[in-house]
The prediction has a mean pLDDT of 83.
Predicted 3D model of a 687-nucleotide part of an RNA (large-subunit ribosomal RNA, domain II) from a Bacteroidia bacterium.
The sequence was found in a public genome assembly.
It matches the Rfam family "Bacterial large subunit ribosomal RNA".

Context: one part of a larger RNA
RNA sequence: GCCUACGAGUUACUGAUCACUAGCGAGGUUAAGGGCUUUAAAGUCCGAAGCCGAAGCGAAAGCGAGUCUGAAUAGGGCGUGAUAGUUAGUGGUCGUAGACGCGAAACCUUGCGAUCUACCCUUGAGCAGGUUGAAGUCCGGGUAACACCGGAUGGAGGACCGCACCAAUAAACGUUGAAAAGUUUCUGGAUGACUUGAGGGUAGGGGUGAAAGGCUAAUCAAGCUGGGAAAUAGCUCGUACUCCCCGAAAUGCCUUUAGGGGCAGCGUUGUAUUACUCUACUGGAGGUAGAGCUACUGAUUGGAUGCGGGGGCUUCACCGCCUACCAAAUCCUGACAAACUCCGAAUGCCAGUAGAAGGAUGUACAGCAGUGAGCCACCGGGUGCUAAUGUCCGGUGACAAAAGAGGAACAACUCAGACCAUCAGCUAAGGCCCCCAAGAAUACACUAAGUUGAUCUAACGAUGUGCGACUGCAGCGACAGCUAGGAUGUUAGCUUGGAAGCAGCUAUUCAUUUAAAGAGUGCGUAACAGCUCACUAGUCGAGCGGUUGUGCGUGGAUAAUAAACGGGCAUCAAGUGUAUCGCCGAAGCUAUGGACGCAGUGUAAGCUGCGUGGUAGGGGAGCAUUCCAUCGACGUUGAAGCAGUGAGGUGACUCAUUGUGGAGUUUAUGGAAAAGCAAAUGUAGGC
Numbered sequence: 001g002c003c004u005a006c007g008a009g010u011u012a013c014u015g016a017u018c019a020c021u022a023g024c025g026a027g028g029u030u031a032a033g034g035g036c037u038u039u040a041a042a043g044u045c046c047g048a049a050g051c052c053g054a055a056g057c058g059a060a061a062g063c064g065a066g067u068c069u070g071a072a073u074a075g076g077g078c079g080u081g082a083u084a085g086u087u088a089g090u091g092g093u094c095g096u097a098g099a100c101g102c103g104a105a106a107c108c109u110u111g112c113g114a115u116c117u118a119c120c121c122u123u124g125a126g127c128a129g130g131u132u133g134a135a136g137u138c139c140g141g142g143u144a145a146c147a148c149c150g151g152a153u154g155g156a157g158g159a160c161c162g163c164a165c166c167a168a169u170a171a172a173c174g175u176u177g178a179a180a181a182g183u184u185u186c187u188g189g190a191u192g193a194c195u196u197g198a199g200g201g202u203a204g205g206g207g208u209g210a211a212a213g214g215c216u217a218a219u220c221a222a223g224c225u226g227g228g229a230a231a232u233a234g235c236u237c238g239u240a241c242u243c244c245c246c247g248a249a250a251u252g253c254c255u256u257u258a259g260g261g262g263c264a265g266c267g268u269u270g271u272a273u274u275a276c277u278c279u280a281c282u283g284g285a286g287g288u289a290g291a292g293c294u295a296c297u298g299a300u301u302g303g304a305u306g307c308g309g310g311g312g313c314u315u316c317a318c319c320g321c322c323u324a325c326c327a328a329a330u331c332c333u334g335a336c337a338a339a340c341u342c343c344g345a346a347u348g349c350c351a352g353u354a355g356a357a358g359g360a361u362g363u364a365c366a367g368c369a370g371u372g373a374g375c376c377a378c379c380g381g382g383u384g385c386u387a388a389u390g391u392c393c394g395g396u397g398a399c400a401a402a403a404g405a406g407g408a409a410c411a412a413c414u415c416a417g418a419c420c421a422u423c424a425g426c427u428a429a430g431g432c433c434c435c436c437a438a439g440a441a442u443a444c445a446c447u448a449a450g451u452u453g454a455u456c457u458a459a460c461g462a463u464g465u466g467c468g469a470c471u472g473c474a475g476c477g478a479c480a481g482c483u484a485g486g487a488u489g490u491u492a493g494c495u496u497g498g499a500a501g502c503a504g505c506u507a508u509u510c511a512u513u514u515a516a517a518g519a520g521u522g523c524g525u526a527a528c529a530g531c532u533c534a535c536u537a538g539u540c541g542a543g544c545g546g547u548u549g550u551g552c553g554u555g556g557a558u559a560a561u562a563a564a565c566g567g568g569c570a571u572c573a574a575g576u577g578u579a580u581c582g583c584c585g586a587a588g589c590u591a592u593g594g595a596c597g598c599a600g601u602g603u604a605a606g607c608u609g610c611g612u613g614g615u616a617g618g619g620g621a622g623c624a625u626u627c628c629a630u631c632g633a634c635g636u637u638g639a640a641g642c643a644g645u646g647a648g649g650u651g652a653c654u655c656a657u658u659g660u661g662g663a664g665u666u667u668a669u670g671g672a673a674a675a676g677c678a679a680a681u682g683u684a685g686g687c
Stems, first nucleotide, its partner, number of pairs: 001687006011097003015094010027052003033046005056063002066078004100238002103235001107228003111224002118202009127192001129161003132157001136153006165189003170185004204220001206216003241622006251264005265371002267368007276358002278355007290343001291341002297337002302332003308326002310323004374399001376397008404415003419594004424590003430584003433568003439581001441580006452570002460555002464552010481539005487512003492506003518533001522531002595612007623676001625673006632666003641660008
C1' cells in the first nucleotide's frame, strides 16, 4: 500500500415541547394491586389514590369574572369574553445521563520498586614494573653549647612514568548499528576524596545529589501499577445506501467576547391570511454630485487705496516731512473647502392611483436548521503613496454553492444558468491562412517600424510619411546649383602697444558710384592680408518656402538560460481604420421523443401552463441487510453461498440462466434493529 472482517446520533425517563394518527370529550386518564382466560407472553374486567384541563389576580392573608396597586367608584398591570382538552402510539427537537465515535497534557487515591543508578552502613578483596628520595637515625666536619654543613642510612607523598582496573579527551566509523550509546586509534587517573564483591538502609512533592534539574529498573521540572474514569476537550480528525422538491450565510447588537455563543437577519416545512414585485403617473421628505461665495465661516492670486506700524530726517518737547518696507479695512480681479452654502440635480426612498405584465413571489404564527473566517470585479468614498491579490464602509454582479463556450493556459473577466436522449437546426461572446470548425471575402485608405498580430510605457527629440488649414515668393523667371561682381570717402570715431568690417565702447551705422555691395554674417591675422555671407547681374526653367492641426509610424526602451503574437508564420497582410455581405461557434434557443415536480381543470383517464445547477441545511419517497409474527411458496429432478452471461429499473438494486456447491431458503403483509464504509497517522488478520 491493497484485500477481508469490525468501526460512530443509541438507550432510559408515569421527562419537556411540537406535528401526525387513534379513543373519549367539559371532561380525559388510571398507577400500584386484584379477579378471570391462558403453558407462557399477553388479553380482558375491576381498582379515582393521583395527574392534566375547565379561573384568575396578588409576595401573602385573601378576594373572585375579576383581582393587584391605591385614599379612590380614578388611572394603570395581569385576566374574563369569541372557550378544548386529555389519554395512548409514532416521528422531529430539547433536557438529564459518557449521550455521535476516537484522542490529551494533567489531578486525586491504593499499592509496587534502590537486582539499574545516587548517597550511606557492615564486612571482605584488588592495585605488574620502574622512578623520585621528606622526616627521623648513624658517622664525619663544625659550635663554648646549640645551630649549621657533608656522607650514608631511611622509605614519606590526595609524589612521578606506566599495565591490570576505573574513566571518557579528540577524531573517524557506526546511524533499518554487531550494540535502544558501541568499535578503533589517541587520551585522563592508576596508594587514593581510589576501585570493587557480598549483605543491608533511605520511596514519589518523597529519597539521594562534590548540584547536571542529575539519578530513583532503556521511564523523571515529580517513578511505575490498579482505581476515581467513558475526567474534561468552546479543539483536530472521522461519521457508512438511492432518488425527488426547495435552498442559505460569512451581516447587526451583546458577550473575560473575538476560530465559541445568545437574540435578530437570511433557508426550509406546516397552518392561517391576503397581500407582494415591476412599470407609468401624481404627491412628498432630503442637502449628495455639480456649482457658487460683495450669501455666511474659513482659506486665498495680482492690482488700487493706505487705518496702523517699522526705518530715516527734524525738534528741548509736541508737531511735522520722507519712504522701491510691513500692512488692517474697503474696491477691482482670479480662484479653494469632508466637518462652508445664496443655490442644487440624476438615481434611490415613502405614500396614493392605474395597469400591457409577473404570478404565490408578501405577512403572521409554529416545528427544524445552518451561518455569524468570506473573496474577486466594476462604481461612490475613507486610510495608504489616487502603492499592494493592502485595509475599512456603501451599491451591483460573480465565485463561494455553477457545469458549458470564449479569453493559449487561468474560482471571480465576456457570453450563458447543465432533467434525460438524438450522427437534427439557429445563434451569443469570440472567431473564419495552417495547427483549428468557418472568408488568403468585398470596397476604400493608412503603416515599412515585423510597428503590429491579448495587455502597459512618459517627458523630451527628429526634413519618417499620409490628409487638412493659414500664409510668403514665383514665366516681369522664384527655390537650389553654376559664372561674375560684392566697390569708394575709409584704416568711420574713440580706445589701444596694435584695433584697418569682424577684442571692446560710441553713433540721425552717414554719404558717393552703382545692376548691387552692411561703417559689415561667419572663418582668419599680433595688426594687415586672405576666404566667405548679405546684396546684384547672367545662366537654368516650374514650382519653392514658413506656421499650424491631425492619422500611422521613429528614438527615448535596461534584469538576470533564448522566450509575453499560444505556435507556424504574415507586408496592396494573415497588421491598422472605416463600411458591407456570408459562415463557424455553447449543455443558450429551437426540433423530436421521454422522465419527474408544482399549479389549474376534470368523477376519472387525461389535458393545459410553469418548472427540474446546487455546498451548509430543511422536507418527501424508496432500495438493501439481520431477526420475529401470520398466510403461503421453493428445495438432493439440487437451497444458501461463489463465478460467468443476459435482461429489467431514474437509482439504491432486482430477475432469468449456466457452472460450481451440497442443505436449507423465502415472496406478500406487518413488526423490531448491534441496519449499509473509502477515508478517523482508524482496530485485527492476510498478502